[in-house]
Molecule: c-di-GMP-I riboswitch aptamer
Organism: Syntrophobotulus glycolicus
RNA sequence: GAAUAUUAAGGGCAAACCUGUGGAAAUGCAGGGACGCAAAGCUAUGGGUCUAAAGAUAUGAGAGUAUCAAUGACUGCCAGGCCGCUAUU
Numbered sequence: 001g002a003a004u005a006u007u008a009a010g011g012g013c014a015a016a017c018c019u020g021u022g023g024a025a026a027u028g029c030a031g032g033g034a035c036g037c038a039a040a041g042c043u044a045u046g047g048g049u050c051u052a053a054a055g056a057u058a059u060g061a062g063a064g065u066a067u068c069a070a071u072g073a074c075u076g077c078c079a080g081g082c083c084g085c086u087a088u089u
Stems, first nucleotide, its partner, number of pairs: 002089004012037002017032006035076001041082003045079003048074003055068005
């Protein structure tokens, strides 16, 4: 340096849910909590999924309703890129 991966050691992260908080929402952050994870570390680059405030269109007397659609969100949806611990070969 490469490959394999939990088998040993040291460990790491933390789903759902609850509380608070930001947000129009998806959902983010903090605390609790552990379903699980060999990258469940970083990155929104390519797909995919979620939401639809503003905007546009239609309808309606109006309130509103419906459709389109990210500039919003998800890396614990799949890939790509970058970084990393240990063991064995």